[in-house]
The RNA shown here (THF (Tetrahydrofolate) riboswitch aptamer) has 113 nucleotides and comes from a pig gut metagenome. The sequence is in RNAcentral, with records from MGnify. Rfam family: THF (Tetrahydrofolate) riboswitch aptamer. Its family is annotated with tetrahydrofolate metabolic process in the Gene Ontology. The coordinates come from a structure-prediction model, not an experiment, and the mean pLDDT is 77.
RNA sequence: GCAGAGUAGAACGUUAUGCGUUAAGUGCCGUAUGAACAGGGAGUUGUCAUAUGGACGAAAAGCAAUCCUCAAAGGAGAGGUAAGCUUGCGGUGUAAGGUUCGCAUCCCGCUGC
Numbered sequence: 001g002c003a004g005a006g007u008a009g010a011a012c013g014u015u016a017u018g019c020g021u022u023a024a025g026u027g028c029c030g031u032a033u034g035a036a037c038a039g040g041g042a043g044u045u046g047u048c049a050u051a052u053g054g055a056c057g058a059a060a061a062g063c064a065a066u067c068c069u070c071a072a073a074g075g076a077g078a079g080g081u082a083a084g085c086u087u088g089c090g091g092u093g094u095a096a097g098g099u100u101c102g103c104a105u106c107c108c109g110c111u112g113c
Base pairs, nucleotide, nucleotide: 001113002112003111004110009101010100011099012098014096015095016094017093018092019090020089021088028054029053030052031051032050033049034048035047039108040107041106042105060087061086062085063084067080068079069078070077
C1' cells in the first nucleotide's frame, strides 16, 4: 500500500403469545432529557429510549352461556342482553428462531498478501 474479519442494531418472512377494533398502538412533524454506536479512542445534522405537544387516520363478521320480555302449557318457540369462543382486520406489542444488511465519519489496533 491492497484485501478482509468483527458490534450495537435495522429490514423482511416464520412460529408462539398478547393488545386494540368503544382506536390505543404503528407511521408523520416538533420540543425536552438521556443512551448506544466493531478491540481502544473520538463522534454527527444519523440511530434508539423516555416524557410531552401537533396534524392525519382504520374492518369487522359469525356463534353464544347467562339474564330479561313476550308466547306456549300433549310440549315450541320469538325478540332483546352479551361473559366467552372462532375467523378476520391493525404500516399493532413482546419472545424465539431464519434470511439479508450493518462502525455516518476520523485515528490507532487485528488477520492475510